Predicted 3D model of a 72-nucleotide RNA (transfer RNA) from a Candidatus Kuenenbacteria bacterium. RNAcentral holds the sequence, with entries from ENA. Lineage of the source: Bacteria > Bacteria candidate phyla > Candidatus Kueneniibacteriota.
RNA sequence: GGGCUCAUAGUUCACUGGUAGAACGCGUCGUUGACAUCGACGAGGUAGUAGGUUCGAUUCCUGCUGAGCCCA
Numbered sequence: 001g002g003g004c005u006c007a008u009a010g011u012u013c014a015c016u017g018g019u020a021g022a023a024c025g026c027g028u029c030g031u032u033g034a035c036a037u038c039g040a041c042g043a044g045g046u047a048g049u050a051g052g053u054u055c056g057a058u059u060c061c062u063g064c065u066g067a068g069c070c071c072a
Base pairs, nucleotide, nucleotide: 001071002070003069004068005067006066007065010024011023012022013021018055026042027041028040029039030038048064049063050062051061052060
């Protein structure tokens, strides 16, 4: 210098056009002598950032930023 992949809840990851879910973690309650386990309920993200396309974008396109891989 060239090419590719990724960036979504605290963490690990789904959802691949119709305003976002799971597991673990966290909080409250129940259970226990107590803790753990188990059960019920709940909080928590407008999806790295800036634009474009579209009636509508996390999803498609472009720039930038960050991380990783390959080639030279």
Its Rfam family is "tRNA". The family's RNA type in Rfam is transfer RNA. About the family: Transfer RNA (tRNA) molecules are approximately 80 nucleotides in length.